[in-house]
Guanidine-I riboswitch aptamer from Acinetobacter marinus, 110 nucleotides, folded computationally. The coordinates come from a structure-prediction model, not an experiment, and the mean pLDDT is 82.

RNA sequence: AUCAAAGUGAUCUAGGGUUCCGAUGGCGUGAUGAGAUGAUCUGCGUACAUGACUGGACCGAGAGAUGACGGUUCGCACGAACUACACGGCGGGAUAAAAGCCCGGGAGAU
Numbered sequence: 001a002u003c004a005a006a007g008u009g010a011u012c013u014a015g016g017g018u019u020c021c022g023a024u025g026g027c028g029u030g031a032u033g034a035g036a037u038g039a040u041c042u043g044c045g046u047a048c049a050u051g052a053c054u055g056g057a058c059c060g061a062g063a064g065a066u067g068a069c070g071g072u073u074c075g076c077a078c079g080a081a082c083u084a085c086a087c088g089g090c091g092g093g094a095u096a097a098a099a100g101c102c103c104g105g106g107a108g109a110u
Base pairs, nucleotide, nucleotide: 007069008068010066011065012064015059016058020056021055022053023050024049025048026046027045028044029043030041031040032039070083071082072081073080074079085105087108091103092102093101
């Protein structure tokens, strides 16, 4: 800048992984203490590992929830009603990574 009408966006949930924070372990190191190994400290550091690590934070539904705005019709002072239905791969994509995220109300099925 353009763009919607089985519309758009917000908050949340099912779900999701591991960049960041934290946690646990490894390694190094300080203090206490000790003959030494070891042990203790809600010690410290870490461009090491772990998400079959509860978490903080993050991503997050067309077919999940709740509002809002918008839309259509009627009314024409205010306002009112409706916004229905919806089984669904494989595979690929983004992000650190993954997912009911996106491809996708797709391919298919009825």